[in-house]
Molecule: transfer RNA
Organism: Clostridia bacterium
RNA sequence: GCCAAUAUAGCACAGUUGGUAGUGCAGCUGAUUCGUAAUCAGCAGGUCAGGGGUUCGAGUCCCCUUAUUGGCU
Numbered sequence: 001g002c003c004a005a006u007a008u009a010g011c012a013c014a015g016u017u018g019g020u021a022g023u024g025c026a027g028c029u030g031a032u033u034c035g036u037a038a039u040c041a042g043c044a045g046g047u048c049a050g051g052g053g054u055u056c057g058a059g060u061c062c063c064c065u066u067a068u069u070g071g072c073u
Stems, first nucleotide, its partner, number of pairs: 001072007010025004019056001027043005049065005
């Protein structure tokens, strides 16, 4: 230099042909317990890497940029 993949909550990841952003763990509150752990119930937490475009509507489609990983030279 070229090609490809990945980027979504604190962490690990889903998101099925475009139509309300979710799960597990972690966190907080409550119940249970003499207390802790475990268990159960509930709650909070995300400008979907950044910018632009298409569309009534974009995490999803298109373009550019950035970062990481892998391959080729």